[in-house]
Molecule: Bacterial RNase P class A
Organism: Spirochaetia bacterium
RNA sequence: CAAGGGGACCAUGCGGCCGCGCUUGCAGGCGGUAUAACCGUCUGCGGUGAGGAAAGUCCGAACACCGCAGGGCAGGACGCCGGGUAACGCCCGGGCGCCGUGAGGCGACGGAAAGUGCAACAGAAAAUAUACCGCCGCAAGGUAAGGGUGAAAAGGCGAGGCAAGAGCUCACCGCCCGGGGAGUAAUCUCCGGGGCAGUGCAAACCCCGUCCGGUGCAAGACCAAGUAGUCAGCCGUUACGAGAGCUGCCCGCUCCAUGGCUGAGGGUAGGUCGCGAAGAUGUUUAUGGCAACAUAAGCGCAAGAUAGAUGGCCGCGCAAACAGAAUUCGGCUUAUGUUCCCCUUGUUUC
Numbered sequence: 001c002a003a004g005g006g007g008a009c010c011a012u013g014c015g016g017c018c019g020c021g022c023u024u025g026c027a028g029g030c031g032g033u034a035u036a037a038c039c040g041u042c043u044g045c046g047g048u049g050a051g052g053a054a055a056g057u058c059c060g061a062a063c064a065c066c067g068c069a070g071g072g073c074a075g076g077a078c079g080c081c082g083g084g085u086a087a088c089g090c091c092c093g094g095g096c097g098c099c100g101u102g103a104g105g106c107g108a109c110g111g112a113a114a115g116u117g118c119a120a121c122a123g124a125a126a127a128u129a130u131a132c133c134g135c136c137g138c139a140a141g142g143u144a145a146g147g148g149u150g151a152a153a154a155g156g157c158g159a160g161g162c163a164a165g166a167g168c169u170c171a172c173c174g175c176c177c178g179g180g181g182a183g184u185a186a187u188c189u190c191c192g193g194g195g196c197a198g199u200g201c202a203a204a205c206c207c208c209g210u211c212c213g214g215u216g217c218a219a220g221a222c223c224a225a226g227u228a229g230u231c232a233g234c235c236g237u238u239a240c241g242a243g244a245g246c247u248g249c250c251c252g253c254u255c256c257a258u259g260g261c262u263g264a265g266g267g268u269a270g271g272u273c274g275c276g277a278a279g280a281u282g283u284u285u286a287u288g289g290c291a292a293c294a295u296a297a298g299c300g301c302a303a304g305a306u307a308g309a310u311g312g313c314c315g316c317g318c319a320a321a322c323a324g325a326a327u328u329c330g331g332c333u334u335a336u337g338u339u340c341c342c343c344u345u346g347u348u349u350c
Stems, first nucleotide, its partner, number of pairs: 001346008010337001013316006020049004025045008051322001055333002058331005063216004075212005080094005095109001096107004110207002115205002117201003132147002134143003155173002158170003174196001175194008220273004230264008241256001243255004279301001281300008
C1' cells in the first nucleotide's frame, strides 16, 4: 500500500426568527362563588420534548381480564455440554463438525439395528441386491479390483494373496464391544478384543427428553349526558262495556286507553384512570467470575399525545445516512452514515 476479519463510539454543530405537545414551576385574566382556599379554563414567562434501530411484530416476560381440583389427550416450540437471566427460541464459555492460507465464520448439533414410509432422473443395481462395460476362465461359471451413474453404491488405503478377485490375510486409519486415564460435562486420549453386509432422508410420519391454559391496553377499572326501551311513585285526562279477574250473585277493589312530573336501574356518546419521575433502570468505582453476569457503594434519570406534539425558514460550518414513540420491559432480525481501535494475508523497501 492492497485485500480481508473482529469490535467500539457518535447519530450534523452554532446563531437568529416563527410555531407545536406536556408542565402539581411563576405571574395574570375569566368562571364556579361574595372573600380566602380549592376546582375548571385561557394567556404570558420559564422548564422539557424520539431511536439505535422508535421498524418487522418474530421470540420471552411484566401487567390485566377470562378459564382452571389434580392429571392426561390433542396441538405447538425447542433439542451437543456447562453457565447467565425474571424468562427466552436470547447471551457467555467450552466440545464436535464444516468453510477459510489466515484473522475468523457458520451449524434444528437427540434417535435411521423401535416401527412405517420415500429415494425422481441417471444408473447393471437404491437395500432379505444386481452384473452393462471390464477382469479371469475352453466352457459352465467366478468376481465386485477398475470404468460409469447418483445426494447416497455394501468400510478407506497399501501390501500379501489369487486363474482373476475379494477383510480372504496383514499393517495403519475408521467402525463396534470391553477396560484405564483427563475433564463438572459434552468430549478427548490410551490399551485390548472383533474382520466388521445392512446407504440417504427424522426442516417425512414417528420415538425420546424439556417447556407451553387462552386473549391482549381496542387488556381492563371508574364516572356518566341526550334519545329510546324497562321498573316505581305522584298528579291528571279519557274510556264506562250486556267487558275480564277476585267464589255463582251483590257491593267493593283491580285490569283493559293515554299524558305530564319525579325517581331507580342497565347500556351508549363523552370523560377520568390504566399511562409515566423510579425501575427485572442507567452509569462510575470496588469485589467475585475467562466471560455473560452478580453484589455493594456513589452519582444520575420529568416526551406522554388520543387524529395523535417533538417542526419550519435563514446564515455559517458540514459526509449527514436509515428512519419517527402510543401499556411497559429483555432479546432477535432487518435498514443505515462517518470515525476510531485491534488483528490476518499478500507485495515492495529497510